[in-house]
RNA sequence: GGAUGUUCUCAGGGCGGGGCGAAAUUCCCCACCGGCGGUGAUGGCCUUGGCCAAAGCCCGCGAGCGCCCCGGCCCAUGCCGGGGGUCAGCAGACCCGGUGCAAUUCCGGGGCCGACGGUCAUAGUCCGGAUGAGAGAGAACGUGA
Numbered sequence: 001g002g003a004u005g006u007u008c009u010c011a012g013g014g015c016g017g018g019g020c021g022a023a024a025u026u027c028c029c030c031a032c033c034g035g036c037g038g039u040g041a042u043g044g045c046c047u048u049g050g051c052c053a054a055a056g057c058c059c060g061c062g063a064g065c066g067c068c069c070c071g072g073c074c075c076a077u078g079c080c081g082g083g084g085g086u087c088a089g090c091a092g093a094c095c096c097g098g099u100g101c102a103a104u105u106c107c108g109g110g111g112c113c114g115a116c117g118g119u120c121a122u123a124g125u126c127c128g129g130a131u132g133a134g135a136g137a138g139a140a141c142g143u144g145a
Stems, first nucleotide, its partner, number of pairs: 003143008016030004031125002033114002035061004042053005056112002064090002066087001067084007094110005116128003
């Protein structure tokens, strides 16, 4: 350095101002936010070869809804609880110009997107499931060659 086991830790941000109204952080005008891995021509560090950071809308993943399975409520409907991810239905959203061998990633400009349930009124930003789950990140201690 590579393989592998156990345990532990960590792992999401955002409504500020104004308008209408009986009522809106939910509508309208302006504002604000961007999980994880990959890629990456930019930046930083150091012994030229590495290391680190670097995309919401490029590729993939996660949570959520749906779906499926099990149990309970006599049955059905429906509800509640538990489980699955191989099911992939919802699971979102980018163009133009510049540079260049090369950029949907850099620079400039203009756009666009955001689960479910709740609510005196329609929610990416409030409340709730959630002191949950989790893509993954890291640490400690082992195993064998």
The RNA shown here (FMN riboswitch aptamer (RFN element)) has 145 nucleotides and comes from Pseudoruegeria aquimaris. The prediction has a mean pLDDT of 76.